[in-house]
This is a predicted structure of a 72-nucleotide RNA (transfer RNA) from a Nanobdellota archaeon. Its mean pLDDT, the model's own confidence on a scale to 100, is 84. The source organism's lineage runs through Archaea, Nanobdellati and Nanobdellota. The RNAcentral record of the sequence draws on ENA. Its Rfam family is "tRNA". It is annotated as a transfer RNA.
RNA sequence: GGCUCUGUAGCUCAGUGGUAGAGCACGAGUCUCAUGAGCUCGUGGUCGGGGGUUCGACUCCCCCUAGAGCCA
Numbered sequence: 001g002g003c004u005c006u007g008u009a010g011c012u013c014a015g016u017g018g019u020a021g022a023g024c025a026c027g028a029g030u031c032u033c034a035u036g037a038g039c040u041c042g043u044g045g046u047c048g049g050g051g052g053u054u055c056g057a058c059u060c061c062c063c064c065u066a067g068a069g070c071c072a
Base pairs, nucleotide, nucleotide: 001071002070003069004068005067006066007065010024011023012022013021018055026042027041028040029039030038048064049063050062051061052060
């Protein structure tokens, strides 16, 4: 330098055009003498940044950026 993949909640990851989700964690309640476990509810997101296409973009296109890998 070229190519491929990845970036979504505090963490690990789904979601491939139509109102952003799960598990864990965290908070409250319940249970217990108490803690933990279990059960119920809840908080938490400018979807890495900018632009474009579209009625509508996490999703498609372009550029940038961070990380991983391959080739030279």